[in-house]
RNA sequence: GUCCUCGUAGUUCAAUGGAUAGAAUACGGCCCUCCGAAGGCUGGGAUGCAGGUUCGAUUCCUGCCGAGGGCA
Numbered sequence: 001g002u003c004c005u006c007g008u009a010g011u012u013c014a015a016u017g018g019a020u021a022g023a024a025u026a027c028g029g030c031c032c033u034c035c036g037a038a039g040g041c042u043g044g045g046a047u048g049c050a051g052g053u054u055c056g057a058u059u060c061c062u063g064c065c066g067a068g069g070g071c072a
Stems, first nucleotide, its partner, number of pairs: 001071007010025004018055001027043005048064005
């Protein structure tokens, strides 16, 4: 330089065009307990950035940024 894959809660992963983006774990609150742990209930928290296509985009297209890999 070029090609491919990936980028979603603090972390690990779902959702592959269809409307409240979901779960586990972590964190906060409540219950339980003499106190904690464990357990139960509950709350907040995310689509890398900018455009485009579409009635509708996490998903499809383009560019940029970042991570990993192949070739030279």
Predicted 3D model of a 72-nucleotide RNA (transfer RNA) from Candidatus Doudnabacteria bacterium RIFCSPHIGHO2_01_FULL_46_14. Rfam family: tRNA. Rfam describes the family as follows. Transfer RNA (tRNA) molecules are approximately 80 nucleotides in length. Taxonomically the source falls in Candidatus Doudnaibacteriota (Bacteria, Bacteria candidate phyla).